[in-house]
Context: one part of a larger RNA
RNA sequence: CUCUGGUGAAGGAACUAGGCAAAAUGACACCGUAACUUUGGAAGAAGGUGUGCCCUUGAUGGUGAUGAGACUUGCUCUCUGAGCUGUUGGGGGUUGCAGAUACCAGGUGGCUGCGACUGUUUAUCAAAAACAUAGCACUCUGCAAACACGUAAGUGGAAGUAUAGGGUGUGACCCCUGCCCGGUGCCGGAAGGUUAAUUGAUGGGGUUAGUUUUCGGACGAAGCUCUUGAUCGAAGCCCCGGUGAACGGCGGCCGUAACUAUAACGGUCCUAAGGUAGCGAAAUUCCUUGUCGGGUAAGUUCCGACCUGCACGAAUGGCGUAACGAUGGCCACACUGUCUCCACCCGAGACUCA
Numbered sequence: 001c002u003c004u005g006g007u008g009a010a011g012g013a014a015c016u017a018g019g020c021a022a023a024a025u026g027a028c029a030c031c032g033u034a035a036c037u038u039u040g041g042a043a044g045a046a047g048g049u050g051u052g053c054c055c056u057u058g059a060u061g062g063u064g065a066u067g068a069g070a071c072u073u074g075c076u077c078u079c080u081g082a083g084c085u086g087u088u089g090g091g092g093g094u095u096g097c098a099g100a101u102a103c104c105a106g107g108u109g110g111c112u113g114c115g116a117c118u119g120u121u122u123a124u125c126a127a128a129a130a131c132a133u134a135g136c137a138c139u140c141u142g143c144a145a146a147c148a149c150g151u152a153a154g155u156g157g158a159a160g161u162a163u164a165g166g167g168u169g170u171g172a173c174c175c176c177u178g179c180c181c182g183g184u185g186c187c188g189g190a191a192g193g194u195u196a197a198u199u200g201a202u203g204g205g206g207u208u209a210g211u212u213u214u215c216g217g218a219c220g221a222a223g224c225u226c227u228u229g230a231u232c233g234a235a236g237c238c239c240c241g242g243u244g245a246a247c248g249g250c251g252g253c254c255g256u257a258a259c260u261a262u263a264a265c266g267g268u269c270c271u272a273a274g275g276u277a278g279c280g281a282a283a284u285u286c287c288u289u290g291u292c293g294g295g296u297a298a299g300u301u302c303c304g305a306c307c308u309g310c311a312c313g314a315a316u317g318g319c320g321u322a323a324c325g326a327u328g329g330c331c332a333c334a335c336u337g338u339c340u341c342c343a344c345c346c347g348a349g350a351c352u353c354a
Stems, first nucleotide, its partner, number of pairs: 001349003005345004010340002014338001019335001027051005036041001038172001052094012067079004071074001095099001107333007114325002119131002135170007147156003173320001175318002178250003183247002185243005192238003203227005210219003251269005278312001279309001290306005
């Protein structure tokens, strides 16, 4: 010097990203116990007092010796209640620095974010605000169900039957969940347009029996063949409606009140409709350490407000919320070698020598 432990004057978080680590608290009995609350809790809230041993004296539980009585004379019943033992009080005394004497054995309180809660997770750097959850909602499914696996047979769903089963979203509870259906999706509609296979009208070409000829050729029926594609024609799409706890979306400019400022009000452009309630510098605020208040001697964090929301907002849920949390932030009390500022001790190493 490194490590496991121990002690420490005065101070007591000044340490540090952060009280990390350590210290402190700690058992049992009694007294006592706030805000808030879903009336269950919060709560072991907080905060106090007592605790050894000896003597004495009560209450009470268990066991039931001894003695007595009764008669139905029995392995009977009734009364008595010694001794031993358990629990729990009162009074007095005594002793140590210290009586829950060691080991063992909650630190506590306040404000706030997030998630309701118990639970689950990155086996081996993340335990969380992530996942799940009960509850809520939408949607599909009438049973040989929907859906899933499989080429199929078949199987799960389910030996279930809409108070059931599948999918999706949200996430206890309280109060609520606004406007937009133009786009996309889904559902419904069937008049019109478009349209596949199918059908094969019509026209055109090739070939040639034949006709004709100036003998070069020209025309050319039927059949065969190449092609054209009228007509018929479902769903879908176009089209017409509906639908947001479907995917999603939810404006700009100008003017105006008898100080100023602001704009309840007016005008105008655009849109499918222009963000309602609630919340708001927020896990969201760039400017920003916004401004004001609180806490500190001093506070980029914290708490309470304001609203100028760069770029909150209502089941991609909004706002609250008791309880809960090895959860995030801030503060206080207690406590301490975390620190001012280090020192010493017990031990184990390293190191030196043998």